SAM riboswitch aptamer (S box leader) from a Planctomycetota bacterium, 156 nucleotides, folded computationally. The source organism's lineage runs through Bacteria, Pseudomonadati and Planctomycetota. Its mean pLDDT, the model's own confidence on a scale to 100, is 80. Rfam family: SAM riboswitch aptamer (S box leader). About the family: The SAM riboswitch is found upstream of a number of genes which code for proteins involved in methionine or cysteine biosynthesis in Gram-positive bacteria.
[in-house]
Formats: sequence, C1' cells, structure tokens
RNA sequence: GACUUAUCGAGAGUGGCUGAGGGACAGGCCCUGUGAAGCCACCGCAACCGUUCCGCCGCCGGCGAAAGCCGGUGGGGAAACUGGUGCGAACUCCUGCCCCGUCGUUCGGCAAAGCCCGCAAGGGCCCAAACCGGAGUGAAUGGGGGAAGAUAAGAA
Repeated sequence: GACUUAUCGAGAGUGGCUGAGGGACAGGCCCUGUGAAGCCACCGCAACCGUUCCGCCGCCGGCGAAAGCCGGUGGGGAAACUGGUGCGAACUCCUGCCCCGUCGUUCGGCAAAGCCCGCAAGGGCCCAAACCGGAGUGAAUGGGGGAAGAUAAGAA
C1' cells in the first nucleotide's frame, strides 16, 4: 500500500515551544495572530483488541446416588487496569453517485360565464383555482442505499 470484517448522531482540553495555516480530495461552509498545523508535558474520553469480574442465559467435558461442584466455551452485563491502539471544533462539518417521496416548474385533461359561427340542434375560441395524468430540469427538502474517507481487529 492493497484485501476482509465491524463502527462512524455519543464522548473528552489545558499549558509550553513555535509562528501561518487547517478542516483527506472537489465545491461549499467554517476554524485560525483572542495563535493554524506540528512537537512536548500533563489531563481526559471511549471501550476495538488484551485483562479482570458476574447469585445473568446457554452448550460441552469431568466428578457425584442426588442436590450440586469443578473446568472449558458462546452470548449478555460490568469495570477502566502502570496493557495495545485510537480520539478530545462543527453528524465523517455539509454535499459529491443511484433510487424513492414532498414542494416548485412545465405540458395535457376537466366547468360555468363570456365571445364568435349557426334559423336551430349544435360547433368553435377562451378556459382560473382545486383535482387528475405526464415530463423533466434546476433548485429546495425528507428518506434509503452506495462511493470515498477515518479507526479498530484480522489475514497474506
């Protein structure tokens, strides 16, 4: 670096050195001399791995006449340990691709009245709102799934 799996709406900052950038990428939008990034110290968060615990629920094995005991193991819960990482602005800051819905846009359908034609029956024009149907772009908005990224664990 690539791969597999899981998670990503929660949580947690002060000081010192230094001095202009930073939030992966792009577009936004933010943070930043009231000090960015980086480095150092201390503090903290979390519970992925490791560890420990359980008068919780199973399974397996051993012992036992039985009640049960012991050991292992899976799940659930708890702790936060001189352990391994990670993390401490904003949902992964938002959106990036696809699908569905809502609103809006646009087109069509649908009435009365009016106008025109007609002796008449009738025909034509116009045809709002609501409603129904279609289209599809742009924007807005909600939802779902991806992509990308981050972290952990694993494996080659």